[in-house]
Context: one part of a larger RNA
RNA sequence: CGCACACGGUGGAUGCCUUGGCGAUAACAGGCGAUGAAGGACGUGAUAGCCUGCGAAAAGCUGCGGCGAGUUGGCAAAUAAACAUUGACCCGCAGAUGUCCGAAUGGGGAAACCCACUCCUUUGGAGUAUUCUUAUCUGAAUCUAUAGGGUAAGAAAGCAAACCUAGGGAACUGAAACAUCUAAGUACCUAGAGGAAAAGAAAUCAACCGAGAUUCCGUCAGUAGUGGCGAGCGAAAGCGGAACAGCCCGUAUGAUAUAGUCGUAUUAUGAGCAGAAUGGUCUGGAAAGUCCAGCGACACAGGGUGAUAGCCCCGUAGGCAAACAUAAAACGAUAGAACUAAGCAUACAUAGAGUAAGGCGGGACACGAGAAAUCCUGUCUGAACAUGGGGGGCCCAUCCUCCAAGGCUAAAUACUCGUUAUCGACCGAUAGUGAACCAGUACCGUGAGGAAAGGUGAAAAGAACCCCAGCGAGGGGAGUGAAAUAGACCCUGAAACCGUGUGCGU
Numbered sequence: 001c002g003c004a005c006a007c008g009g010u011g012g013a014u015g016c017c018u019u020g021g022c023g024a025u026a027a028c029a030g031g032c033g034a035u036g037a038a039g040g041a042c043g044u045g046a047u048a049g050c051c052u053g054c055g056a057a058a059a060g061c062u063g064c065g066g067c068g069a070g071u072u073g074g075c076a077a078a079u080a081a082a083c084a085u086u087g088a089c090c091c092g093c094a095g096a097u098g099u100c101c102g103a104a105u106g107g108g109g110a111a112a113c114c115c116a117c118u119c120c121u122u123u124g125g126a127g128u129a130u131u132c133u134u135a136u137c138u139g140a141a142u143c144u145a146u147a148g149g150g151u152a153a154g155a156a157a158g159c160a161a162a163c164c165u166a167g168g169g170a171a172c173u174g175a176a177a178c179a180u181c182u183a184a185g186u187a188c189c190u191a192g193a194g195g196a197a198a199a200g201a202a203a204u205c206a207a208c209c210g211a212g213a214u215u216c217c218g219u220c221a222g223u224a225g226u227g228g229c230g231a232g233c234g235a236a237a238g239c240g241g242a243a244c245a246g247c248c249c250g251u252a253u254g255a256u257a258u259a260g261u262c263g264u265a266u267u268a269u270g271a272g273c274a275g276a277a278u279g280g281u282c283u284g285g286a287a288a289g290u291c292c293a294g295c296g297a298c299a300c301a302g303g304g305u306g307a308u309a310g311c312c313c314c315g316u317a318g319g320c321a322a323a324c325a326u327a328a329a330a331c332g333a334u335a336g337a338a339c340u341a342a343g344c345a346u347a348c349a350u351a352g353a354g355u356a357a358g359g360c361g362g363g364a365c366a367c368g369a370g371a372a373a374u375c376c377u378g379u380c381u382g383a384a385c386a387u388g389g390g391g392g393g394c395c396c397a398u399c400c401u402c403c404a405a406g407g408c409u410a411a412a413u414a415c416u417c418g419u420u421a422u423c424g425a426c427c428g429a430u431a432g433u434g435a436a437c438c439a440g441u442a443c444c445g446u447g448a449g450g451a452a453a454g455g456u457g458a459a460a461a462g463a464a465c466c467c468c469a470g471c472g473a474g475g476g477g478a479g480u481g482a483a484a485u486a487g488a489c490c491c492u493g494a495a496a497c498c499g500u501g502u503g504c505g506u
Base pairs, nucleotide, nucleotide: 001505002504003503004502005501006500007499008498009497015491016455017454020427021426022424023423024422025421026420027419028418029416030415031159032158039101040100041099042055043054044053046079049075050074051073061095062094063093064092065091066090070083071082072081106115107114108113116128117127118126119125120124130156131155132154133153134152135151136150137149138148163194164192165191166190167189168188174181178228204211205210215242216241217240218239219238225233226232246408247407248406249352250348251347252346253345254344260334261333262332263331264330266328267327268326269325270324272320273319278293279292280291282289294311295310296300302314303313304312357381358380359379360378361377362376363375364374367393388403389402390401391400392399444449462490465477466476467475468474
């Protein structure tokens, strides 16, 4: 040094576990904000730090309701000092307080800081930004006026996951190159709104029969078409479903169901309440296991308890509950068409013009200018007036059908930052969220970006005391424990890799 066997070290795979994730279903909610948000800074405890909570009234204050014996949040034990059946702590609802920054709004500013003015009942409090609307007081050049200035009241602003509408709007890519085309009106930017948005009650389709607003789904159909007729793009009518709802816009008069406002009880939600039924033997550290004998069940869902528990605990089925708050629908009262906006009766009126259409240039329609209808409009023109006008895919006639140039409208549809409940032939720590752990952290970077890291034991019973040693590190005894090769680098503990002992070989 090699091989074999035995025993170790190192290492952290594997197995088992789950506090965390992922996906879905049902119901709810779909907003918060000048009454100062979202998000932060700094404080706040008998306490040095961090997290959580809270705000100089600072792990809290007040009221109401619930609960019923302990409590003073967590890491994180101990001490001190307190509170509590005169009901604490905790839970729900409603209030109070709420520093500074932040739309940030008195002025400034390198966010959490600096510097002011006015008034008041002065250890202090309140007000002072901008824009718009309304009202009002003033007020130039310039007589009247207007511009401008002041005051009061109201509104707006900023944030937020997706969904929605509108205004803008790519490229990679595909066409096996590339320019029309495609990707795609996608990504992205901007503006705005709502719980949905948008659309919407035919100047629509259809085809000589008829239908009867919109939206969404299935089919029609990869059809008809369109297309360097390439790559590709790609309908509609009709039929079957979901859901259904229709209306308004002039003047005058009159009465009053509805919207609105107030009240009453009900239901649901936001704390909670009660909730059946078992003992023994054996093994064991421990019984829920074994054996024996019982019981409950509208409850044998699930979780916990020293191994596997219907009957030990929490629960579960079924049942009950609210001073207060929110929502829904119902009933009663009030009001009398109200700022926009959908009722009734009577009388008289009324029918949307620089519009439709056309020329030129663009865009949208599945439709790339094409035979190209239809829709929108930058520009130039420019009708008719129901004895009228639009459409039926160039155009013309006949015929049919509808009435543009004003407006509103629930449901069926889209989405999920979030709440509650439940589920999974979803993951199980290199998986599942980036993050099971104080993670958008540490660290690095201007920034975009971005980790690693779970498990003693049933219970700390976390090893008193002794010995070696540097008042070490580490170890040996002793003790605890079922187990310490479960000793905190702690469940299991594979392999690579490194040793010790014995045997054999060289």
Predicted 3D model of a 506-nucleotide part of an RNA (large-subunit ribosomal RNA, domain I) from Thioflexithrix psekupsensis. Lineage of the source: Bacteria > Pseudomonadati > Pseudomonadota > Thiotrichales > Thioflexithrix. It matches the Rfam family "Bacterial large subunit ribosomal RNA".